[in-house]
């Protein structure tokens, strides 16, 4: 740094999704070692058991134990020494350590204040410690009590406690100078208050030293309090607040303050977000990122809050994790009366939960507490221990080794891979293993000696060195040596793309995968394995969570015409911005300085552990304060201008608004005349309307609406909107001259106010039109579209409602940026013409320029400023809740869960449209002649059967594979039978034949028996065949959707393409389009296109004329012979004919028309004339079109059968349905007689003359012919003569009967054909529907193929031969062009919506269940404070036997007060009959809204109405 995913392709929008990075993680697989970290994110859940804060005898009394002395017989006394536990007292416990539960708050950050405070220990300075005093615990004796403890008496001590007494620079009060603006600082002056404590050492007459100790200052750290500023989400939370907000007075604190009280005054805070909700410690940093950012606050460090929940003070400098006290919950001992207890310290236990360790070691190191000290204590911390839970390091060997072993794997069987891998052969010890040595971390304390130094009379001591000096948890340390030996050590992930890596085999929309797009339905590179390959490594995958790509919230760095996105419009307030000139200022701004910005971490340079992570040691801050100087822009303050903007004067236009009044056509009623059968309406029709007199026409009247012509892409208005005329009232605008005012401007959140049509209230009015409703058609249906009718409604008054595709889909205002035409409105010059300039409007093209593209383009969507709304994938949903407004109807605001990978824009290219335009084709039209009707004939479906074998199925399957089903063909049934096989190749092994006849048994296949029966030969054998074996054979078994190849179709339709060029970002276009023409993308012109292939023609083959050549078997003019007669025969080479070869036909000539083209259209000539006529020949493609049963083939499959062989049946069945035919219905014919004329073909398994025979089919026979010879072979229609005479007939000929032929082993099932009888339906065919444009149709016949034998079938040949085509409107088909689309599997598409059925998540919800917090009252602990003449009382005082006073304590009573009751409403969360809509899902019903003019253009507001999808009214939009 990109990528993949919409689409047939394409640019664009826009989402999802992936490639990095990290992580207090966890899972799964799998594990060799070390350094550093780092390890309950969940139940602030509950905790058993141990430790986590003690210490000081140098503050005190007392003193158990032990030991020693004395004295004493002893018991035991006394005294030294030792000093345990416990206690008074001192200090500490408020640090260390652990959690984040509360907390949106001066808690945090961050600069700052405090002149509004305190501050033990510590340092520093000055000063003092006089002299007295009562009492308590221990202890002792007792008392209750289980027990925790508690009470009594009686006596002791202090650095414990209280009084005297002195003080100061303290403190208060009062006052004076100074000094400050003050608030108060300092120095004085008076009054008044207020301290104390000893220990231990040293010297010793006096004291001195050390530690504590008191008074005051200071100063370090520390702590309180105050303030700017930054510090989450929700407006679907907009009003909040009564100690509130401010003021006096009191109290209170260490100290300001409603921090309390009492009073007074009514104030504060809020859109710059108050008040409520909801989450949540905060920061330094940590993750990520080019950065701005954006996430996090785990491990370190820095505050802050908590310690079972709540509520309290006490003690102290200072306050509570291991303190009290009370209240609740919970666990706990009890003797039942009453107690205990707090792991969010360290280990540990249960529990939750995906998950997070040892009930270790040591105080040796840092630090911490008491101590003079030695010490003690220290789960702080140092270590180790467990987890690969991370980062960083190492290793699992290295060299040589090809016979490229083997084994696995693929394989086109040649090989390639695994692969130098391995084995081997040499080497190496990092690690491991064992032993052996061993740093560093340890520096010092006490104490010892000893230098200097202050100050003392000295002496301990007191400051600063020196040397000496116990002390090691970790630890069997780190590290090095030596021995041994390759020895102890590789896995995970992946290989369709995106992503680096590919085969095989299994499976078969299964079983699975997937992060996206997506694999998988029998050849899966995507599921499983396996080989092989990529990547990474002690780790690899996966999950989960954050940034990042994502410029996908855009300050850097988005956008709004059509992709989401300009409010329907306008006035306007808050804000935002704001013209020219000069001064001042110094709040932004910009320099310079300086203070912080903690340390850790990051960055950069450097050094220590081998290195590396780790770790030291130096620099380095965008922040915010201070101070100085700057003054150009902003801004503020002030004077000033006139360009912006506004005022006045003179002039114009115009459907601008109100409200009056008037008018004319047209419509309809009503009236009266006129008239005499229909009108009205449609596609068609009816329903309706008329002899009750209607439409038509003629007067008069009445009534409501709406204003034809002018009128136009004219015109006015902010928008909706505005249109007959006349009057009044009134708002804007535009020019053009002066004058004036001086920035008075823009824009506008919120707020006011206008605001189409519907619709709503109330009153009127009601002609025409008309939602709903009726009927009538249509139609399957038709709640519609068309018609007859009709009510709201339209209109009006006066109110409401406030929405539209309120669109130029384009907020306002300003500036600037080619040009051309037209047009409305002014002005100016002029000749009052044209025209030319110049403002303003409101169009069309267009250039630069933007723009995905279309397209905009001075009326911007182009440059730029200023404000404003608005948007962030589609769906759910403009819903649902809430709140607001509204009289409903609805509006406005406005989501979530859930789903999906898309939705969406422009363009392209292609298909299609009940779109347009051109042309064609027997496409329809004009015509001939079928077909559908009947019989038969053949092929299908169906149906039957043991089979009735298989394919082929809409044009493009049905007289089709099949160009011959009696057997056989033959695949298909049934019965028999074989298993290396009916057929190929090889091998091994055995036999000599193999064949042939015969006979027997059998349906046959075949089994037996008999007879006869080899060749070469180097003598090994080899051929060839039979038997057994084994590899293999066979198979019309499946899969035309795995293939090839071959075949149909559009279609003999012109069209398919391509190389350069040029145009587009692209797909793509051009080119091939346009004009003309032509059968043809034929030509010919033009053109940014210029060639070019594949089709088209042509070239080939036939036919139609002609020539030359050649003349047999063909010909036969002329010559000769010769018959009954025939080219029979000599000859001949004219002519027909043969079959070779060439000519000819090209719009070549003429006219004329076309552009002077290309071609047309007419003639000449010609055998033929515009492609003469017929074939061969089928561009590039559709259609998973057809065939695995022609053949050829991959994979499946079956192998004593799905192969092979036989007999014998079936494919021929037969109610009935279709296709293709033949024959006919008849006189243009049947019947019979006569007679003429072809052309192409066959023939040796053969074609057979001629005779002779049969009624005939045919029999017999056997000339000639391998064929221009012979032979099949008669050609029929025609023509001629007869007869039939319109009828189921002399048409028809089908059935059946009989009797034959032929053929063939065989004609029963199941051939043909003859011959006699027999004589069916049929009388010209419903709706529909075929074929054919000339030698055709339509009729006649002939031949061939297959074939023993069958032809109405198929390919061919010739005879005879018409009719019709105005014409392209329609139907089908197909070309070219342009349009439209929501289609691309392409309309056989696409899709909406009811209603059914699973599941999902959500709304409502009668109700319960809880959770929050609020108010009001009751109760009221435990404490503070107030009060307290009831009880007690040692320290002081008086007077003193004793009282008495002060003062203390305690009951007691009030104020407050936490848990807790009681109501009350809010607010939120569970559940919950029922009810609603939404999503998904399969191949479910019903129509067919919409996409093509989607068959009634669609869309929007509104209203009504229907199973839906919608339909109709009105009024708008064009999308």
């Nucleotide at each position: 740094a990109g990528a993949g995913u919409u689409u047939g392709a394409u640019c664009c929008u826009g989402g999802c999704u992936c490639a990095g990075a990290a992580c207090g993680a966890a899972c799964g697989c799998u594990g060799g070692c070390g350094a550093c970290g780092c390890g309950u994110u969940u139940a602030a859940a509950g905790c058993a058991u141990g430790c986590a804060a003690g210490u000081c005898g140098a503050a005190c009394g007392a003193g158990a134990u032990a030991g020693g002395c004395a004295c004493g017989c002893a018991a035991g006394u006394g005294c030294c020494u030792u000093g345990a536990g416990a206690g008074u007292g001192g200090c500490g416990a408020a640090c260390g350590g652990g959690u984040g539960a509360g907390u949106g708050a001066c808690a945090c950050a961050u600069a700052g204040g405090u002149a509004a405070u305190c501050u033990g220990c510590c340092a520093u300075u000055g000063g003092g410690a006089u002299g007295g005093g009562g009492a308590u615990a221990g202890c002792a004796c007792a008392u209750g009590g289980a027990a925790a403890c508690a009470u009594g008496u009686g006596g002791u001590a202090a650095u414990a406690c209280c009084g005297a007494a002195u003080a100061c620079g303290c403190u208060g009060g009062a006052u004076u100078u100074a000094c400050g603006g003050g608030a108060g600082u300092a120095a004085g002056u008076u009054c008044a208050g207020g301290a104390a404590a000893g220990g231990c050492g040293c010297g010793a007459u006096g004291g001195c030293g050390c530690c504590g100790u008191c008074c005051a200052a200071u100063g370090a750290g520390g702590a309180g309090c105050c303030u700017g500023u930054g510090u989450c989400c929700u407006a679907u939370u907009a009003g909040c607040u009564a100690g509130u907000u401010g003021g006096u007075g009191g109290g209170g604190u260490a100290a300001u303050g409603g921090c309390c009280u009492a009073c007074c005054g009514a104030g504060g805070c809020g859109a710059c977000g108050a008040u409520a909700g909801g989450g949540a410690a905060c920061c330094g940093g940590c993750c990520u990122g080019a950065g701005a950012g954006g996430g996090u606050g785990a491990a370190c460090g820095g505050u802050c809050a908590c310690a079972c929940u709540g509520g309290g003070a006490c003690u102290g400098a200072g306050a509570a994790c291991g303190g009290c006290c009370c209240a609740g919950a919970c666990u706990u001992c009890u003797a039942c009366g009453g107690g205990a207890g707090g792991c969010a310290g360290c280990a540990g236990c249960u529990g939750a939960g995906a998950a997070u360790c040892u009930u270790c070691c040591g105080c040796a190191a840092u630090g911490g507490g008491c101590g003079a000290a030695a010490g003690c204590c220290u789960g702080a911390c140092g270590g180790a221990g467990c987890g690969a839970c991370g980062u960083c390091g190492c290793g699992u060997g290295u060299g040589c080794g090809a016979a490229g072993a083997a084994u696995g794997u693929c394989g086109a069987g040649a090989g390639a891979u695994u692969g130098u891998a391995a084995a081997g052969c040499a080497c190496u010890u990092u690690u491991c293993u064992u032993g052996c040595u061993g740093a560093g971390g340890a520096a010092u304390a006490a104490u010892a000696a000893u230098g200097a130094g202050a100050g003392g009379a000295a002496a301990u001591g007191c400051u600063c060195g020196u040397u000496a000096g116990a002390u090691g948890a970790c630890g069997u340390u780190a590290a090095g040596c030596a021995a041994g030996g390759a020895a102890u050590a590789a896995g995970c992930c992946c290989c369709g793309g995106c992503u680096a890596a590919u085969u095989a085999c299994g499976u078969g929309c299964c079983a699975g995968c997937a992060g996206c797009c997506g694999c998988g339905g029998u050849a899966a590179u995507a599921c499983g394995u396996a080989a092989g390959g990529g990547g990474c490594a002690a780790g690899c995958g996966u999950u989960g969570u954050u940034c990042g790509g994502a410029a996908u919230a855009a300050u850097u760095g988005g956008g709004c015409g059509u992709a989401a996105a300009g409010g329907g419009c306008g006035c306007g307030u808050a804000g935002g911005u704001g013209g020219u000139a000069u001064a001042a200022u110094a709040a932004g701004c910009g320099c310079g300085a300086u203070g912080u910005a903690a340390a850790a971490g990051g960055c950069c340079a450097c050094a220590g552990c081998u290195u590396a992570a780790c770790u030291g040691u130096g620099g380095u801050a965008u922040g915010c304060g201070u101070c100085g100087g700057g003054a150009a822009c902003u801004g503020u303050u002030a004077u000033a201008c006139u360009g912006g903007a506004g005022u006045c004067u003179a002039g114009g236009a115009g459907g601008g608004g109100a409200a009056g009044c008037u008018g004319g056509a047209a419509u309809u009623c009503u009236u009266g005349g006129u008239g005499g059968a229909g009108g009205g309406g449609u596609g068609a029709a009816a329903u309706c309307u008329g002899u009750a007199g209607a439409u038509c026409c003629c007067a008069a009247g009445g009534a409501g609406a709406a204003c034809a012509c002018c009128g136009g892409a004219g015109g006015c208005g902010a928008a909706g909107g505005c249109g007959a005329g006349c009057u009044u009232c009134u708002g804007g605008c535009c020019a053009u001259a002066g004058a004036c005012u001086g920035a008075c401007a823009c824009u506008g959140a919120g707020g006011c106010g206008c605001g189409a049509a519907a619709g709503c209230g109330u009153g009127g009015g009601g002609a025409g039109c008309g939602a709903a409703c009726a009927g009538g058609a249509u139609u399957a249906g038709a709640u519609a579209c068309c018609c007859u009718g009709g009510u709201a409604g339209u209109c009006u008054a006066c109110g409401c409602u406030g929405u539209a595709a309120a669109c130029g889909a384009u907020g306002u205002g300003c500036a600037c940026u080619a040009g051309a035409u037209a047009u409305c409105g002014g002005a100016u010059a002029u000749a009052c013409a044209c025209u030319a300039u110049u403002c303003g409007g409101a169009a069309u093209c267009g250039g630069a320029g933007c723009u995905a593209a279309c397209g905009c383009g001075g009326u911007a969507a182009g440059u730029g400023c200023a404000c404003c709304g608005c948007c962030u994938g589609g769906g759910g949903a403009g819903u649902a809740c809430a709140c607001u407004c509204g009289c409903a109807a609805g509006g406005g605001u406005g989501a979530a869960a859930c789903u999906c990978a898309a939705a969406g824009g422009a363009a392209u290219u292609g298909a299609c449209g009940g779109g347009g335009g051109c042309c064609c084709g027997c496409a329809c039209a004009a015509g001939c002649g079928g077909u559908g009707g009947a019989g038969c004939a053949u092929g299908u479906g169906g149906u039957u059967u043991a089979a009735u074998u298989c394919g082929a199925u809409g044009c493009u399957a049905c007289g089709c594979g099949a160009g011959a089903a009696a057997c056989c063909u033959u695949a298909c049934c049934a019965g028999g039978a074989c298993u290396u096989g009916a057929c190929a190749u090889u091998c091994a092994g055995u036999g000599g034949a193999a064949g042939a006849c015969a006979u027997a048994a059998g349906a046959a296949a075949u089994u037996a028996u008999g007879u006869u029966g080899c060749u070469c030969u180097u003598c090994g054998g080899a051929g060839u065949c039979g038997c057994u074996g084994a590899a293999c054979a066979g198979g019309u078994g499946c899969u035309g959707c795995a293939u090839g190849g071959c075949u149909g179709u559009c279609g003999a339709c012109a069209g398919c393409u391509c190389g350069u060029g040029c145009u587009g970002u692209g797909a793509a276009g051009u080119g091939u389009u346009g004009g003309g023409u032509u059968a043809a993308g034929u030509c010919c012109c033009g053109c940014a296109a210029c060639g070019a292939g594949c089709g088209c023609a042509a070239c080939c083959c036939u036919u139609g004329c002609c020539a030359u050549c050649u003349g047999u078997u063909g010909c036969c003019a002329g010559c000769a012979c010769g018959u009954a007669a025939u080219g029979g025969u000599g000859g001949g080479a004219a002519c027909u004919c043969a079959g070779a070869u060439g000519g000819g036909a090209c719009u070549g000539c003429c006219g004329g028309u076309g552009a002077u083209a290309a071609g047309c259209c007419g003639g000449a000539g010609g055998a033929a004339g515009g492609u003469g006529g017929g074939g061969a020949u089928g561009a590039g493609g559709u259609c998973a079109a057809g065939u695995c049963a022609u053949c050829a083939u991959g994979g499946c499959c079956c192998u004593u059968a799905u192969g092979u062989c036989c007999u014998g049946g079936g494919c021929u069945a037969c109610a009935c349905a279709c296709g293709u035919g033949c024959u006919a219905c008849a006189a243009u014919g049947g019947c019979c007689g006569g007679u003429a004329c072809a052309a192409a073909g066959u023939g040796a398994c053969g074609c057979a003359a001629a005779c002779c025979u049969g009624c005939g089919a045919g029999g017999g026979g056997g000339a000639g012919c391998a064929a221009a010879u012979c032979a099949c072979a008669a050609a029929a229609a025609g023509c001629u003569g007869g007869u039939c005479u319109c009828a189921g007939u002399u048409c028809g000929g089908a059935u059946u009967a009989g009797a034959g032929u032929c053929u063939g082993a065989a004609a029963c099932u199941c051939g043909a054909c003859u011959c006699u009888a027999u004589g069916a339906a049929g009388u010209c065919g419903g709706a529909a529907u075929c074929g054919c444009u000339a030698g055709u149709a339509a009729u006649c016949g002939c031949g061939c193929a297959u074939c023993a034998g069958c032809a109405u079938g198929g390919c061919g040949c010739g005879g005879u031969g018409a009719a019709u085509a105005c014409g392209u409107u329609c139907u089908c088909g197909g070309g070219c062009c342009u349009u439209g689309u929501a289609c691309a599997c392409a309309c056989c598409g696409c899709c909406c919506g009811u209603c059914g059925c699973a599941c999902c998540a959500c709304c409502c919800g009668a109700g319960u269940c809880g959770g929050g917090g609020a108010u009001a009252c009751c109760c009221g602990a435990a404490g503070u404070c107030g009060u307290g003449c009831g009880u007690c009382u040692a320290a002081c005082c008086c007077c003193u036997u004793g009282g008495g006073g002060a003062a203390g304590a305690c009951a007691g009573c009030g104020c407050c007060g936490a848990a807790g009751g009681u109501a009350u409403g809010c607010u939120u969360g569970g559940u919950a009959a029922g009810g609603g809509g939404g999503g998904u899902g399969a191949a479910g019903u019903c129509g067919u809204a919409a996409c093509a003019a989607g068959g009634u253009a669609g869309c929007c507001g509104u209203a009504c109405u229907g199973g839906a999808a919608a339909g109709u009214g009105c009024g708008g939009c064009u999308g």
Molecule: small-subunit ribosomal RNA
Organism: Spirochaetia bacterium